A computed fold for a 506-nucleotide part of an RNA from an uncultured prokaryote, annotated as small-subunit ribosomal RNA, 5' domain.
Model confidence (mean pLDDT): 84 of 100.
[in-house]
Context: one part of a larger RNA
């Protein structure tokens, strides 16, 4: 010098692009962040329309009717394993880098077969009962692309190679043909779509195993019994002491095992000519965690932040019997702390869930707001202007300086402020940002300059006041009556909307 996720003094006009709880993985009022599909279902709570009764203040009330748009709760698919947060653990195959295979893989993509024909039952919902409550019981109906047989097998499993075992699924709306029925309109058969099922392929993801790297301590030297290896069996989507029974006695370590502090790795990032050193904020990968601990279910895919169970501290309701929660999601509260924003708009773009769509949902995301917190820009005017004005400050009292600086004349309008226009970003339609960028006209030098420092290092000097006192200081130091080093003033020197101090790295 350079840096910063900085912070503290003074100061502070604009604008653009970035960043913004490094401490308490502290507690959490409130509100929102994962919902969606009536073209799977059985329905109709609440809304429109429609049609019917009824009452009448003749256009209103009330009640029927799932009829029709539609839809609350329910049954069922798919998503709720994405995406968003955080830095607690972790010294590890936990990442990086380079191999490996004994494996899964929804939606997707392309291909092969098939898609036939039954069945039984559970929730809405009725009734009936228990609780404060949460919420439960018990009886009675009932649908499906929910369940569960049967038939059927190109492929696939298994086999003692004859052969057997498992085992799967059709419906749904509209479009278009046909034929029958009561003309409206319905039923059925068939096409295409969109779906379900079988088998191998793809492609993606994921999971295991391996070699090499990865922080500091010997004031940590021995550590291990499922331990190290083998048979077999079990387990798993797959290998294997992953587990289990038997047998053997083995593996690991001064090339640092074990223990013990400490740390999430890396692309980066800063520092430096470089080697190297120091770090891993925003933005990307990967892996770990979701009040603390354990534990599985369902799932292609978790052992699951806004799922479930159990135990535990803490908070809350309770009718005392019992029950409800988890902001390390987005704001926002208390605390902790030198320190870190708004309880904001918008789904208009990208992008993800669901859906045939039209959409709905999105605190992902785009955008706004707040802060000099950083970079980068811009402005606080220009030209002339000497009686070298007044005034300050120094003086040898003769002047010297502040200083073309002021003043006046003349000129300009960047910002800003005021009107008027007004976009890209979006494709036929859709614009939260925003009446914003940007353009035009006006307006008046008009609204805009501070902070260190000045003894050497280190660029800049004089006076007055103090008098080892007050007080400076980053090292040397500096102040006891002539301080360029205290404190003020002039003056002058750096940076500049900032300037300094402190903390950290190099």
């Nucleotide at each position: 010098g350079a840096a910063c996720g900085a912070a503290c003094g003074c100061u502070g006009g604009c604008g653009g692009c970035g960043u913004g709880c490094c401490u308490a993985a502290c507690a959490c009022a409130u509100g929102c962040a994962a919902g969606u599909c009536g073209a799977a279902c059985g329905g109709u709570a609440a809304c429109a329309u429609a049609g019917c009764u009824a009452g009448c203040u003749u256009g209103c009330u009330a009640g029927c009717u799932g009829a029709u748009g539609a839809c609350g709760a329910g049954u069922g698919g798919c998503g709720g394993a994405c995406g968003g947060g955080u830095g607690a653990g972790u010294a590890a195959c936990g990442c990086g880098u380079g191999g490996u295979u004994a494996c899964c893989u929804g939606c997707c993509c392309a291909u092969c077969a098939g898609u036939g024909g039954g069945g039984g039952a559970c929730a809405a919902c009725u009734c009936c009962g228990g609780g404060a409550a949460a919420c439960c019981g018990g009886a009675g109906c009932u649908a499906a692309u929910a369940c569960c047989g049967c038939a059927u097998a190109c492929g696939a499993c298994c086999u003692u190679c004859g052969g057997g075992u498992g085992a799967a699924a059709g419906c749904g709306g509209g479009g278009g043909a046909u034929u029958c029925u009561u003309u409206u309109a319905g039923a059925a058969u068939u096409u295409a779509u969109c779906g379900g099922u079988u088998a191998a392929g793809g492609a993606u993801u994921a999971g295991c195993c391996c070699g090499c790297g990865u922080u500091a301590g010997a004031u940590u030297a021995g550590a291990u019994a499922g331990u190290u290896g083998g048979u077999g069996a079990g387990g798993u989507a797959a290998u294997g002491g992953c587990u289990c029974a038997c047998c053997a006695a083995g593996u690991c370590u001064a090339c640092g095992a074990u223990c013990u502090a400490u740390a999430g790795c890396u692309g980066g990032u800063u520092u430096g000519a470089g080697a190297g050193g120091a770090u891993g904020a925003u933005c990307a990968g990967c892996a770990a965690c979701a009040c603390u601990g354990g534990g599985a279910c369902u799932g292609a895919g978790a052992c699951a932040c806004g799922g479930c169970c159990c135990a535990g501290a803490c908070u809350c309701c309770u009718a005392c019997g019992g029950g409800a929660g988890g902001c390390a999601g987005c704001a926002g509260u208390g605390g902790g702390g030198a320190a870190u924003c708004u309880u904001g708009g918008a789904c208009a773009a990208u992008g993800g869930g669901c859906g045939c769509a039209a959409g709905c949902c999105u605190g992902a995301u785009c955008c706004a707001g707040c802060c000099a917190u950083g970079c980068c820009g811009c402005g606080u005017g220009a030209g002339u202007g000497a009686u070298g004005a007044a005034g300050g400050c120094c003086c040898u009292a003769g002047g010297g300086u502040c200083g073309u600086a002021a003043a006046a004349c003349u000129c300009u309008u960047u910002c800003g402020c005021c009107a008027g226009g007004g976009a890209u970003g979006a494709u036929a339609a859709u614009g939260a940002c925003a009446g914003u960028a940007c353009c035009u006209g006006g307006u008046a030098a008009a609204g805009a300059a501070a902070c260190c420092c000045c003894g050497g290092c280190u660029a800049a000097c004089u006076c007055c006041g103090u008098g080892c006192c007050a007080g400076c200081a980053g090292c040397c130091g500096c102040g006891g009556u002539a301080a360029u080093a205290c404190g003020g003033a002039g003056g002058g020197g750096g940076u500049u909307a900032g300037c300094g101090u402190u903390g950290u790295u190099c």